[in-house]
RNA sequence: UCACAUAACCAGCCGAGUCCCGGGUGCCCACGGCGACCGGGAGCGGGGGACCCAAUGCCCGGCCUGUCCGGGCGGGGGCGAAUCGCCACCAGCGUAGGUGGCGUAGCGCAUCUCUCAGAGCGCGAGCCCGUCAGCUAACCCCGUAGGCGCGAGAGAGAUCCGGA
Numbered sequence: 001u002c003a004c005a006u007a008a009c010c011a012g013c014c015g016a017g018u019c020c021c022g023g024g025u026g027c028c029c030a031c032g033g034c035g036a037c038c039g040g041g042a043g044c045g046g047g048g049g050a051c052c053c054a055a056u057g058c059c060c061g062g063c064c065u066g067u068c069c070g071g072g073c074g075g076g077g078g079c080g081a082a083u084c085g086c087c088a089c090c091a092g093c094g095u096a097g098g099u100g101g102c103g104u105a106g107c108g109c110a111u112c113u114c115u116c117a118g119a120g121c122g123c124g125a126g127c128c129c130g131u132c133a134g135c136u137a138a139c140c141c142c143g144u145a146g147g148c149g150c151g152a153g154a155g156a157g158a159u160c161c162g163g164a
Stems, first nucleotide, its partner, number of pairs: 012148003018042006025035004043144006053134001057073006063066001075132001076129004084103007106123004112157005
């Protein structure tokens, strides 16, 4: 000097996932501070839940002939941007499924603001309820996590933090 890898720190990012109070408790720079746990509250987020409106699967049986009752089959629904399609292979022959690839509805970022220039980079999962839930005022219930961040166009202006 170059390349690769790891760690730490980043006024930062996705997300509802933040803040305050109390309790006992562990630690130490000890009349205070920090961390986890428990409880309460505010804020934020989500679900259930009337009238009205909307909707009413198929088969069998019953009678009070109905949006009815019973049974069977098929299900159905929620959080989230995360839906939908095509192709290949595996498995299977009854329905479903698994892996990979290419797209796609949709979503996020480009690190204070503005201007100019230039062109992008990612995601497109997973989990839950358990035959049940349309909308829905009152009302009821639940969550308040987790995961990432060395990348840098230029100019002008501004704020904060740290060090000397």